[in-house]
Context: one part of a larger RNA
RNA sequence: CGUAGGAAAUUUGAGAGGAGCUGUCCUUAGUACGAGAGGACCGGGAUGGACGAACCUCUGGUGUACCGGUUGCAGACCAACUGCACAGCCGGAUAGCCAAGUUUGGAACGGAUAAACGCUGAAGGCAUCUAAGCGUGAAGCCGCCCUCAAGACAAGAUUUCCCAUCACUUCAAGUGAGUAAGACCCCUUGCAGACGACAAGGUUGAUAGGCUGGAGGUGUAAGUAUGGUAACAUGCUCAGCUGACCAGUACUAAUCGGUCGAGGG
Numbered sequence: 001c002g003u004a005g006g007a008a009a010u011u012u013g014a015g016a017g018g019a020g021c022u023g024u025c026c027u028u029a030g031u032a033c034g035a036g037a038g039g040a041c042c043g044g045g046a047u048g049g050a051c052g053a054a055c056c057u058c059u060g061g062u063g064u065a066c067c068g069g070u071u072g073c074a075g076a077c078c079a080a081c082u083g084c085a086c087a088g089c090c091g092g093a094u095a096g097c098c099a100a101g102u103u104u105g106g107a108a109c110g111g112a113u114a115a116a117c118g119c120u121g122a123a124g125g126c127a128u129c130u131a132a133g134c135g136u137g138a139a140g141c142c143g144c145c146c147u148c149a150a151g152a153c154a155a156g157a158u159u160u161c162c163c164a165u166c167a168c169u170u171c172a173a174g175u176g177a178g179u180a181a182g183a184c185c186c187c188u189u190g191c192a193g194a195c196g197a198c199a200a201g202g203u204u205g206a207u208a209g210g211c212u213g214g215a216g217g218u219g220u221a222a223g224u225a226u227g228g229u230a231a232c233a234u235g236c237u238c239a240g241c242u243g244a245c246c247a248g249u250a251c252u253a254a255u256c257g258g259u260c261g262a263g264g265g
Stems, first nucleotide, its partner, number of pairs: 001151001005162007015148004021049007033038001051105005059099004066092005071085005109143003116136004163264001165177004182260004186202005207253003210249005216242003223236005
C1' cells in the first nucleotide's frame, strides 16, 4: 500500500515444511518342514540403540553482585571490616541456562498403485491375468500425525464495537479539518528480544525497584560471659548474612500530556 467504511477478537485451510530408522529377547514352537543335522512363515508380547522434540522433579555442569574458610600486603596499632593479589586460593551453592538427567515421538489405520500373483474372458470353437471388465499386493505414493499458513490479488469466514459531523468543491468512490470505536507516541517492565516485534502494566495500578514475610543457600555472625598461660573452645545461637525464586505491601517510579484514526456506488 492492497484486501470497496473504520476497528477489535476468533477462525477455515489452498499451499508449504517436519516426521518416516532399526536391533535383540520371550512366546507361538523345538511345532510346520527335514532321514538327520538343523529349523521357520503368520501372529502376540517385552526391552534396547541412534535420531528428534519439550522440560528442570531427580542426577549433575555452570553460577566473576550468595555464604563460609584461609595466605601475603595495605588502610597507624588491638578487635572488627574493607581493598589488592587470575574471582588471590579453597569448600559449598538458589534462580536461569544446559545434558550426561527426565518425559515423550516414529505407530496403528484408510485410499490408489509397482514388481508379482489371480478371477472372468475373447480376438484365435482350445488355451490365455488383458484386448473390454474385476481383484490381491510394498519401508515407496496420497491421506491420517505435528508446525506455519488469506499478499490464497479467487486477498475467504464468524462474532462484537463505532457511527451518518464541519468547511471547500471541478459534484466524484473528490479534497481538507475535528472526532467515534480503536490504536500509537511516551513511561514501568519480561515468561519476549540484535533492533523492530511479542507479552504484562501505567494510580479505577502490584509493572519494576524498595520494604516485610517465606523458600532455598551457607553453616552458628558481631558483642559478651565462662574455661584455658595461650593458640583456642563453649554458651547466648539451626545463629548471622543472603543475586535472580514465591507472596504481601503504593514507600519510589509508571506524572501531566500528545498524535493518528470512519462518513462507506